[in-house]
Parts: sequence; C1' cells; structure tokens
RNA sequence: GCUUCCUUAGCUCAGGGGAUAGAGCGUUUGCCUCCGGAGCAAAAAGUCGCAGGUUCGAAUCCUGCAGGGAGCA
Repeated sequence: GCUUCCUUAGCUCAGGGGAUAGAGCGUUUGCCUCCGGAGCAAAAAGUCGCAGGUUCGAAUCCUGCAGGGAGCA
C1' cells in the first nucleotide's frame, strides 16, 4: 500500500429500515441474614465510533474519516 471483518451500557454481545434500543455479567438501593454470601425485588448507566448521504422513517443501507483485528505485498 491492497483486500477483508469489527466498533451498540463498565465488560461480553444481540438487534439485518418503522416498537420507549435490549440481554447476560457487573454496579447501586431495598428485603432477607448476627455479618457476609446466596436468593428475591427495584434502579442507574447508551449523542448505537465521527461526519455526510439515501429514505416519509437509519443502530440497521451508501460514502468518507478514525480506531482495532486478520490476510496479501
């Protein structure tokens, strides 16, 4: 340099044009307990990497850029 894949919650990931964007783990609070753990209940946490475009409508499609992985040279 070329090709290709990935980027969504603190972490691991779902979601493949229309729903208030979700799960597990973790965190916090409450219940329980002598205390802790386990269990139960609830809550917080996301400009969906950034910028443009397409569309009535974009996390999702297209383009560029950025970061990361793999292959080739």
A computed fold for a 73-nucleotide RNA from a Clostridiales bacterium, annotated as transfer RNA. The source organism's lineage runs through Bacteria, Bacillati, Bacillota, Clostridia and Eubacteriales. Model confidence (mean pLDDT): 80 of 100. It matches the Rfam family "tRNA". Rfam describes the family as follows. Transfer RNA (tRNA) molecules are approximately 80 nucleotides in length.